[in-house]
This is a predicted structure of a 90-nucleotide RNA (SAM riboswitch aptamer (S box leader)) from a pig gut metagenome.

RNA sequence: CUUAUUAAGAGUGGUGGAGUGAAUGGGCACGAUGAAACCCGGCAACCUGUAAAAGGUGCCAAAUCCCACAGAGUAAAUCUGGAAGAUGAG
Numbered sequence: 001c002u003u004a005u006u007a008a009g010a011g012u013g014g015u016g017g018a019g020u021g022a023a024u025g026g027g028c029a030c031g032a033u034g035a036a037a038c039c040c041g042g043c044a045a046c047c048u049g050u051a052a053a054a055g056g057u058g059c060c061a062a063a064u065c066c067c068a069c070a071g072a073g074u075a076a077a078u079c080u081g082g083a084a085g086a087u088g089a090g
Base pairs, nucleotide, nucleotide: 001090002089003088004087005086006085011040013039014038015037019030020029021028024068025067026066027065041060042059043058046056047055048054064084069081070080071079072078
């Protein structure tokens, strides 16, 4: 860069000890009834592969938590699309 997916699914575990939800701004939320991270466990089925399996990668609060740009709408709510991001494959 191209392409597909992005409202489904997945923990009463162990270590750990204060942050986390991608970045910026705003909002909202999760967290000492234990955050991140690591281990174990699980989910999914993109790739490889099989009779079945197994393996690589990814994922396991909330839509990719929501908004930001454009359109519809007087406006708010709401809806649609895009951008950006994430992941797989090339």